């Protein structure tokens, strides 16, 4: 230096001039809870997204058990919890190598199913297509002869050889054997079982005994173990016009019209009008953001996280603000925006910074 790998973090800045929104103070309207207007504080995000998981907060429902359904599934830890994160373990792909990457309870004893195509046969005592043996029988071919060669066709053993296939009921040799076959031995491999060291554990090492040789899929059903009530901020809580109804009291009451007459409506059995009451629709307040917050060093750990101190306040609207133009940086900044919150995942994403590792050249 050069190409890689792994990980952290940032995600437009300054300036001018115009604008928006809660809040808070000051001022001005008016039809008295709204509008106007001035300052002034503060005003999206890593993903606010997808809503795919875990919770938090609410309302309903709920004695404990069981089934049912639905998740998760190697071990330890971390967490309010998770299907998340951290550390390790087993098996296997990839890369020279930093690394990167799939899988994980249970088919060996509870059961069912399924293995396409090819292939004799695809899973429990079966499976002979080519084939090896042996008996028996037919008929032929060299040989002088003794004998040799092959050929059908039955019966019978053999799972060794060839061939199929993604898989074929261990593998290599040796002895047996008619002619094979763990049918016998050795050596490997797998399995199951005891034992010994290790490690919290998953597991790792190392020995022993048993020919016990057993296909695969459980993301098919099932079985084990642990988890799991529902429904969501349009949750839910308070206030509460009009119209309806319920009860009392009523004979007047309303308008031109302040007053006195007058007229004119609307009532006194069909009850005008006042008042009260529950429950409530519009509308209105809350719920609503100080919290597993955030920020800094320090302790505890490999870490993930966790403790104590010390400081900070960082949106809360309600049809719904956070923007636009111009200049420089710098080149037309990526990807996008709350709507009850939080912890995660997945997703999208110009560009930049900072550690730590590898492989290669150079040079001291």
């Nucleotide at each position: 230096c050069a190409a890689g790998c792994g990980g952290g973090c940032c995600g437009g800045g300054u300036g001018a001039u115009c604008g928006c929104g809660u809040c808070u103070g000051g001022g001005g309207c008016c039809g008295a809870g709204g509008c106007c207007u001035c300052a002034g504080c503060c005003g999206a995000g890593g993903a606010a997204a997808g809503u795919c998981c875990g919770c938090g907060c609410u309302c309903c429902a709920c004695a404990g058990a069981g089934u049912a359904c639905g998740g998760u599934g190697c071990c330890g830890g971390g967490u309010a919890a998770c299907g998340c994160c951290c550390g390790g373990g087993g098996c296997g792909g990839g890369g020279c190598g930093a690394c990167c990457u799939g899988c994980c309870g249970g088919a060996a004893a509870a059961g069912g199913g399924c293995c396409a195509c090819a292939g004799a046969g695809a899973a429990g005592c079966g499976c002979a297509u080519u084939g090896c043996c042996a008996g028996g029988c037919c008929a032929g071919g060299g040989g002088c002869a003794a004998c040799c060669c092959g050929g059908g066709c039955c019966u019978g053993g053999c799972g060794a050889g060839g061939g199929u296939g993604a898989a074929a009921c261990g593998g290599u040799g040796c002895g047996g054997u008619a002619a094979g076959g763990g049918c016998g031995c050795a050596c490997c491999g797998g399995c199951g079982u005891c034992c010994g060291c290790u490690g919290c554990a998953a597991g790792g090492c190392g020995g022993g005994c048993g020919g016990c040789c057993a296909g695969g899929c459980a993301u098919c059903c099932c079985c084990c173990a642990c988890c799991g009530g529902g429904a969501g901020c349009a949750a839910g809580g308070c206030c509460a016009a009009g119209c309806a109804g319920a009860g009392a009291c009523g004979a007047g009451g309303c308008g031109c019209u302040g007053c006195u007459c007058g007229c004119g409506c609307c009532g006194u059995u069909c009850g005008a009008g006042u008042c009260u009451c529950g429950g409530g629709u519009a509308g209105g307040c809350u719920g609503c953001u100080a919290g597993a917050c955030c920020c800094g060093g320090c302790c505890a750990g490999c870490a993930a996280u966790g403790g104590a101190c010390g400081g900070g306040c960082g949106a809360g609207a309600g049809a719904g603000a956070u923007g636009a133009u111009c200049a420089c940086c710098u080149a037309g900044a990526a990807c996008a925006g709350g709507a009850c919150g939080c912890g995660g995942c997945u997703u999208a994403u110009g560009g930049g910074c900072c550690c730590g590792c590898u492989u290669g050249g150079a040079c001291g």
RNAcentral holds the sequence, with entries from ENA. The RNA shown here (Bacterial RNase P class A) has 364 nucleotides and comes from an Anaerolineales bacterium. The gene name in the source record is rnpB.